[in-house]
């Protein structure tokens, strides 16, 4: 020093409840507690999903389709980075 895969120890984010702002929404962000849970639930919207506003066609009781803006990375994938680390 490279691969390897455990235990374990430091410690990390924070479901979702409540205040509080912003947003036309989806949602975001911020704050004392409390933690559902995760070895990447760090970070990227790059490919698929689901949401959500518009807009056109379709139906006209019901429901779809195409598009364009934008949510979501705690929905998968994939990219990039990263703590311990035994035999």
């Nucleotide at each position: 020093a490279c691969g390897g895969a455990a235990a374990a120890a430091u410690g990390g984010c924070a479901c979702g409840a409540c205040g509080g702002a912003g947003g036309c929404g989806a949602c975001u962000c911020c704050g004392a507690u409390c933690a559902c849970g995760c070895a990447a639930a760090g970070c990227c919207a790059c490919g698929g999903g689901u949401c959500u506003c518009g807009u056109u066609u379709a139906a006209c009781u019901u429901c779809a389709a195409a598009u364009g803006a934008g949510a979501u990375c705690g929905c998968c994938g994939g990219g990039u980075u990263a703590c311990c680390c035994a035999a």